[in-house]
RNA sequence: UGCGGGGUUGAGCAAUGGUAGUCUCGUCGCUCUCUGAAAGCGAAGAUCUUGGUUCGAAUCCAAGCCCCGCAG
Numbered sequence: 001u002g003c004g005g006g007g008u009u010g011a012g013c014a015a016u017g018g019u020a021g022u023c024u025c026g027u028c029g030c031u032c033u034c035u036g037a038a039a040g041c042g043a044a045g046a047u048c049u050u051g052g053u054u055c056g057a058a059u060c061c062a063a064g065c066c067c068c069g070c071a072g
Stems, first nucleotide, its partner, number of pairs: 001071007010025003013021001018055001027043005048064005
């Protein structure tokens, strides 16, 4: 430098252009308990950035930033 893949709550991973998840772990609160790190109930928290297309964009398009792989 070229090509390919990826960027979503704190971490991991989903989501056919139509309510951003009944997902796993974590965090916080409550209950239970002799105790709680077990069990039960509940809560907070996210689409890399800027534009474009569209009635509607995490999803499509463009540019940029970052990560991984391949080639040179």
Transfer RNA from Candidatus Taylorbacteria bacterium RIFCSPLOWO2_01_FULL_45_34b, 72 nucleotides, folded computationally.